[in-house]
The RNA shown here (transfer RNA) has 72 nucleotides and comes from a Candidatus Nomurabacteria bacterium. It matches the Rfam family "tRNA". Rfam classes the family as a transfer RNA. Rfam's curators write: Transfer RNA (tRNA) molecules are approximately 80 nucleotides in length. Lineage of the source: Bacteria > Bacteria candidate phyla > Candidatus Nomuraibacteriota.
RNA sequence: UCCGCGGUAGCUCAAUGGUAGAGCAGCUGACUGUUAAUCAGCGGGUUAGAGGUUCGAAUCCUCUCCGCGGAG
Numbered sequence: 001u002c003c004g005c006g007g008u009a010g011c012u013c014a015a016u017g018g019u020a021g022a023g024c025a026g027c028u029g030a031c032u033g034u035u036a037a038u039c040a041g042c043g044g045g046u047u048a049g050a051g052g053u054u055c056g057a058a059u060c061c062u063c064u065c066c067g068c069g070g071a072g
Base pairs, nucleotide, nucleotide: 001071002070003069004068005067006066007065010024011023012022013021018055026042027041028040029039030038048064049063050062051061052060
């Protein structure tokens, strides 16, 4: 320098153009001698950044940043 993959909740990951979700973690409550376990609920998001396409973008296109791998 070039090519590929990836960046979404605190963590691990979904969501193939139409309300951004799950598990774990956190908080509240129930349960009980107490804790743990279990059950119910709640909160938590600039979808890495900017621009474009579209009625509508996490998703498609362009550029930039970061990480991993490959080629030279």
Its mean pLDDT, the model's own confidence on a scale to 100, is 81.
The sequence was found in a public genome assembly.